This is a predicted structure of a 331-nucleotide part of an RNA (large-subunit ribosomal RNA, domain IV) from a marine sediment metagenome.
[in-house]
Context: one part of a larger RNA
């Protein structure tokens, strides 16, 4: 030489980068003050100000004493905490250590919780809460070949079991198809069984009866799952409340919308910014949004995403140093 660890740096101050990654800033106890929004409980240590050492001296809580019969008062002494004035020294007084940066806007997820032991801690998973379905106990689920066991020495306010996730607000139309569930139903239907032909037996042939299940009839979407086209149409134009027609089982309702969902796309419009394929409000024809595969919201909460502003800095502009350590080289 570099490279590893700690640290300092003039004026800038995020110009670095995918990104403030990393560093720095803040930081402790008292005192003041504290917006929005909100489930009134938070939100909040919001936020933004002061002060903080050490000496004097007084107050006041509190204890012991003395004088007083007690209280009360006055004196005289002390811890500890607590207030107020006055003095004092530093560049600095939570003088070391320890010790929150702070705000705002939008996504997902209510939340504390769990989790890929050794690349992923989350928007996945639980969850309370809501909902469907099986079950009346010799149940119903599960284990086991079986005895029997577990739920459970529990009994529908219970136990198994799917879906959906806190509150708020709401869950729309289809039962034609595939599950499922009921059905006194002349429809089809094995094998048995009764009868009848036939045969020397066996063997064959018909006929009636005949249960699930198929068909049939109904029911069910918080079951799986689905929720159109075309043509025309208002006194400028555009646009189509409105008409016509095809056509399904019904044709997508509220609501949200260029979204964690938008191909075209860096959509257009506003704020933001010198400047923004970014962010947020808006519109919206939604390639391919939409309602427990839950829809729209929502204070709180997050080692979650993303996107502005303060502060603050060696991230940069631009590097210099300084300790310690690996190491080169040379003796």
């Nucleotide at each position: 030489a570099u490279c590893c660890a700690a640290c300092u740096u003039a004026g800038g101050g995020a110009a670095u980068u995918c990104g403030g990654c990393a560093a720095a800033u803040u930081a402790g106890u008292c005192c003041c003050g504290u917006a929005u929004c909100u489930u009134u409980g938070g939100u909040a240590u919001a936020a933004g100000g002061g002060a903080u050492g050490c000496c004097u001296g007084g107050g006041c809580u509190c204890c012991u004493u003395a004088u007083u019969u007690u209280u009360u008062a006055u004196g005289a002494g002390g811890a500890a905490g607590u207030u107020c004035a006055g003095g004092u020294c530093g560049c600095a007084g939570u003088g070391a250590c320890a010790a929150g940066g702070g705000g705002g806007g939008c996504c997902c997820g209510a939340c504390u919780g769990u989790u890929u032991a050794a690349u992923a801690a989350a928007a996945a998973c639980a969850u309370a809460g809501c909902u469907g379905g099986c079950u009346g106990c010799u149940a119903g689920a599960g284990g086991g070949a079986a005895a029997c066991c577990u739920u459970g020495u529990g009994u529908a306010c219970a136990g198994c079991u799917g879906g959906u996730g806190a509150g708020g607000u709401c869950u729309g139309c289809c039962c034609a198809g595939u599950g499922c569930c009921g059905g006194u139903g002349u429809g089809u239907c094995a094998a048995g069984c009764u009868c009848c032909c036939u045969u020397u037996c066996a063997a064959g042939g018909g006929a009636g009866u005949g249960a699930a299940g198929c068909c049939c009839c109904g029911g069910u979407a918080a079951a799986c799952g689905g929720c159109g086209g075309c043509g025309a149409u208002a006194a400028c134009u555009c646009u189509g409340a409105u008409c016509g027609u095809c056509u399904u089982a019904a044709g997508g309702u509220a609501g949200c919308g260029u979204a964690a969902u938008c191909c075209c796309u860096u959509g257009u419009c506003g704020a933001u910014u010198g400047a923004a394929u970014g962010u947020c409000g808006a519109c919206c024809c939604g390639c391919a949004u939409g309602a427990a595969g839950g829809g729209c919201u929502u204070a709180a909460c997050g080692a979650g995403g993303u996107c502005c502003c303060c502060a603050c800095u060696g991230u940069c502009c631009c590097a210099a140093g300084u300790u310690g350590g690996a190491g080169u080289u040379c003796a």

The RNAcentral record of the full RNA draws on MGnify. Its mean pLDDT, the model's own confidence on a scale to 100, is 84. Rfam family: Bacterial large subunit ribosomal RNA.